[in-house]
Molecule: c-di-GMP-I riboswitch aptamer
Organism: Desulfobacca sp. 4484_104
RNA sequence: UGAAGUCAAAGGCAAACCACUCGUGAGGAUGGGACGCAAAGCUACAGGUCUCCAGGGGGAGAUGGCUGGGUUGCCGAG
Numbered sequence: 001u002g003a004a005g006u007c008a009a010a011g012g013c014a015a016a017c018c019a020c021u022c023g024u025g026a027g028g029a030u031g032g033g034a035c036g037c038a039a040a041g042c043u044a045c046a047g048g049u050c051u052c053c054a055g056g057g058g059g060a061g062a063u064g065g066c067u068g069g070g071u072u073g074c075c076g077a078g
Base pairs, nucleotide, nucleotide: 005075007078012037013036017032018031019030021028022027035065041071042070043069045068046067047066048063049062050061051060052059053058
């Protein structure tokens, strides 16, 4: 310098579930906890799914651990 991401090493994140809390709801925050993850970092831009309101086309939201796009980035020739 840095391909592939099988192994190694360093560190990282944290599903279900439980407690508590916010929300009409989908869901969110915090703590515990680990099923997994090489972007399971960030971003609702496109699609998907879900919720609430309305019922005529619609309106307001949730999800980044559903997929794609954008953007930043760790290790790594043993």